């Protein structure tokens, strides 16, 4: 130089505070019906790679297979579905600056 990790304030959305069991009375279990924005699956393009085709001197090109491959889309594994709490994200400080390069 470049860069924006963790903390910290702030704003931050969806879906039953429904049944039913236990007891310490609001917690756990368990059923059913929902929710996408903690985390997690999955992947298009495109890029390598393999054999086959293959005008041609060689190549190019094709479709196939395999690999790599983002997300606020997918899947709902986790998670959540009254309030708190969480919470992707998004400003501000931290920063005259932490790790990497």
């Nucleotide at each position: 130089a470049u860069g924006g990790a963790a903390c910290u304030c702030u704003g931050g959305a969806g879906a039953g505070c429904c049944c039913c069991u236990g007891c310490c009375a609001g917690c756990a279990g368990g059923g059913c019906g929902c929710c996408g924005a903690a985390g997690g699956u999955g992947c298009a393009a495109a890029u390598c790679g393999g054999a086959c085709u293959g005008a041609u001197g060689a190549u190019a090109a094709g479709a196939c297979c395999g690999a790599u491959g983002a997300a606020a889309c997918u899947c709902u594994c986790a998670g959540g579905c009254a309030a708190a709490a969480g919470g992707a994200c998004a400003g501000a400080g931290c920063a005259u600056u932490a790790g990497g390069u």

A computed fold for a 101-nucleotide RNA, annotated as Glycine riboswitch aptamer. The prediction has a mean pLDDT of 76. Of the family's consensus pairs, 84% are formed in the model. Rfam family: Glycine riboswitch aptamer. Rfam's curators write: This family represents the bacterial glycine riboswitch. Glycine riboswitches usually consist of two metabolite-binding aptamers domains with similar structures in tandem.